[in-house]
């Protein structure tokens, strides 16, 4: 330098790279090295399944592989169905889902400028905008059996 084996940190538009494309060499049509390969704004009760939101730029943010806060079952919480009971719905500790009106917010792309690299390419700074979900209002909606107690 390689491998292996402890240890210990780091990540969630994250990490990874063998198709792809693209740069340099070379014993030149193939090998080998490198490069690009998700901009940002929301998300995590537990445990298993699975093809995990919103939007913006572009159209390689293509393909491929693993992982993630998403969905769906169960369990355990909350809340609702006058109380208990049992069911049952709707969420997830801010614990209601729907329509409709309102309304605020990003980075990257893009300009420009230093920086490294032989080169694809990266990297930092400065300009400079545009988003949805979000949040705020209003309006209904929802909701069983048994037993009670109220009006």
């Nucleotide at each position: 330098a390689u491998c292996g084996c402890a240890u210990a940190g780091u990540a969630a538009g994250c990490g990874c790279c063998a198709g792809a494309a693209c740069a340099c060499g070379u014993c030149c049509u193939a090998c080998g090295u490198g490069u690009u390969g998700a901009c940002g704004a929301g998300g995590u009760g537990g445990a298993g399944g699975u093809u995990a939101u919103c939007g913006a730029u572009a159209u390689u943010u293509c393909g491929g592989c693993g992982g993630a806060u998403g969905c769906c079952u169960c369990c355990c919480g909350g809340c609702c169905g006058g109380g208990c009971c049992a069911c049952g719905g709707c969420c997830g500790u801010a614990a209601g889902g729907g329509a409709c009106u309102u309304c605020a917010c990003a980075a990257a792309a893009c300009c420009g400028a230093c920086a490294a690299g032989u080169a694809a390419u990266u990297g930092u700074c400065g300009g400079g905008a545009c988003a949805a979900a979000a949040a705020a209002g209003u309006c209904a909606c929802c909701a069983u059996g048994g037993u009670u107690u109220a009006u």
This is a predicted structure of a 151-nucleotide RNA (glmS glucosamine-6-phosphate activated ribozyme aptamer) from a Bacillota bacterium. It was read from a public genome assembly, where an Rfam model found it. The model forms 89% of the base pairs in the Rfam consensus. The coordinates come from a structure-prediction model, not an experiment, and the mean pLDDT is 79. Rfam family: glmS glucosamine-6-phosphate activated ribozyme aptamer. Its family is annotated with regulation of gene expression and catalytic activity in the Gene Ontology. Rfam classes the family as a riboswitch. Rfam's curators write: This entry contains a glucosamine-6-phosphate activated ribozyme that is found in the mRNA for GlmS. GlmS is an enzyme that uses fructose-6-phosphate and glutamine to generate glucosamine-6-phosphate.